[in-house]
Context: one part of a larger RNA
């Protein structure tokens, strides 16, 4: 000098764009953050409509009725494994980079081939009974499905055998024969949407390997499932991943083992570069979800807002027993030098569900707070000498300086304030019309919807009006005098100032640097 997720002191007009618990992975009140589908199902708790009845002259009120719109709870499907948070652990195939899988999986999506026949047994809700303070149950009758089971049929699937051909190899590919197994589900407004099997693609993941990846040798030896083999088990898959048996190996000064520290990368800061340092925001990967362990479901988890067990903690209790997990968004306490609103909206972009309309979405988009940073703008402009008054200084009837600075004259209106107008972000969806053909797709056109927000922006009126500080002035280092103090009070980054003439302390005048900031502290280069 540059830089910062900064903090502190003094000060502060505005806007744009960013950023905002670095500490206690400490504890959390409250609300919200994952639902959706009635075009899968039985139904009808609540709301509305229709119908019937009762009371009433009527308005209306009440009762019944699933007939209709719809729909709480329930069965079922998909989603909940994404998105969002954090960096505790991890020195590791965790990450980065380059390869490999002839050792693998892949819901939804795309292309292709084929199928969608028959039968059955339950169960939730409901209803009845019943236990419990509650959480939550228990028993019984009976019922539906795109829930579940069985049968038939079927191969390109699976297994075995043979042949051809290819490969470095375990083996791959093609083909023939035999055998085996296996699924199905319908809905509807008739437009469609689904279901099953197989093949291929795409995407995403799993596994393996080469190289790179912090410090300590005041850590030198480490290792028994350890290293390898044979055979099994297990897995989507290879493998001591696990097991039985056999062998005695394997790693290590090219740093094993142990200890300490740490998420990794793209990148960021600095530097002419080489290098050094950092890993906050954004993107990719990993790990974690009160602590430890485990599996279930599923295409996918060993699952943040799922389950079970154990521990600690908090809460409820009728003392018998139960409930909970903000490292989601806000917010609270605590810790700390220190870090924001218990806001608005799904309008846009995306996600999930749905045929769609639509629903949900603290993802996201916006708004609020903070000079935390970067950038931009303003706090006027021109004229104006009696060089005014006042202040300060001096060699003191005088002069210097503050200083064109002010007053005064003229101008402007960014900004401000008042009034008026007022966006883009919106593309289209459902649906309508037209056209094209490959007949369900595409194209054209019309066609609702804005949280932000009456915001940005524009126009007009008014009026210099509403707007400057902070640090320094001995040398380094730009900028000097007076007064006070008297080794005191104090200053200080280093050298050093201060003991009676202090340009170094404190004040004043003046000056210098930067400027809505300026200094100090901390850290890195």
């Nucleotide at each position: 000098g540059g830089a910062u997720g900064a903090a502190c002191g003094c000060u502060a007009g505005c806007g744009g764009c960013a950023g905002g618990c670095u500490u206690a992975a400490c504890a959390c009140a409250u609300g919200c953050a994952a639902g959706u589908c009635g075009a899968g199902g039985g139904g009808c708790a609540g709301c509305g409509u229709g119908g019937a009845g009762u009371a009433g002259c009527a308005a209306u009120a009440c009762u019944c009725u699933g007939a209709c719109g719809g729909c709480g709870a329930c069965c079922g499907g998909c989603g909940a494994a994404a998105g969002g948070g954090u960096g505790a652990g991890u020195a590791a195939c965790g990450c980065g980079u380059g390869a490999g899988c002839a050792a693998c999986a892949u819901g939804c999506c795309c292309g292709g081939u084929a199928g969608u026949g028959g039968a059955g047994a339950a169960u939730a809700g409901u209803c009845g009974a019943u236990g419990g303070a509650a959480a939550c149950g228990u028993c019984g009758c009976g019922u539906a499905a795109u829930a579940c089971u069985c049968c038939g049929u079927a191969a390109c699937a699976u297994a075995g055998a043979g042949a051809a051909c290819c490969g470095c190899a375990u083996g791959a590919u093609u083909u023939u024969c035999u055998a085996u197994u296996a699924a199905u589900a319908g809905a509807u407004u008739u437009a469609u949407c689904g279901c099953u099997a197989c093949c291929g693609g795409a995407u995403u993941g799993g596994c393996u390997c080469g190289c790179g990846u912090a410090c300590c040798a005041u850590u030198a030896g480490c290792u028994a499932g350890u290293u390898g083999g044979c055979g099994g088990g297990g897995u989507a898959a290879c493998g001591g991943c696990c097991c039985a048996c056999c062998a005695a190996g394997g790693c290590g000064a090219c740093g094993a083992u142990g200890g300490u520290u740490a998420g990794g990368g793209g990148u960021u800061c600095u530097g002419a570069g080489a290098g050094g340092a950092a890993g906050g925001u954004c993107c990719c990967c990993c790990a974690c979800a009160u602590u430890g362990g485990a599996a279930c479901u599923g295409a996918g988890a060993c699952a943040c807002g799922g389950u079970c067990c154990a521990g600690a903690c908090u809460c409820c209790u009728a003392c018998g027993g139960g409930a909970g997990g903000c490292a989601g968004c806000a917010g609270u306490g605590a810790g700390g030098a220190a870090u924001a609103u218990u806001g608005g909206a799904c309008a846009a972009u995306g996600g999930c569900c749905g045929a769609g309309a639509g629903g949900c979405u603290g993802a996201u988009c916006c708004a609020g707070c903070c000079a935390u940073g970067c950038c931009g703008c303003g706090u006027g402009c021109g004229g104006g000498a009696a060089g005014a008054c006042g202040g300060c200084c001096c060699u003191a009837u005088g002069g210097g300086u503050u200083g064109u600075a002010a007053a005064c004259c003229g101008c402007u209106u960014u900004u401000g304030u008042u009034g008026g107008g007022g966006a883009g972000c919106a593309a289209u969806a459902a649906g309508g019309u037209c056209c094209a053909c490959g007949u369900g797709u595409g194209g054209a056109u019309c066609g609702a919807u804005g949280a932000g927000a009456g915001u940005a922006c524009c126009c007009a009126g008014c009026g210099a009006a509403u707007a400057a500080g902070c640090a320094u002035c001995g040398g380094c280092u730009a900028a000097c005098u007076c007064c006070g103090u008297g080794c005191c009070a104090g200053c200080a980054g280093c050298c050093g100032c201060g003991g009676u003439a202090a340009u170094a302390c404190g004040g004043a005048g003046g000056a210098u640097a930067c400027a809505a900031g300026c200094g100090u502290u901390a850290u890195c280069c």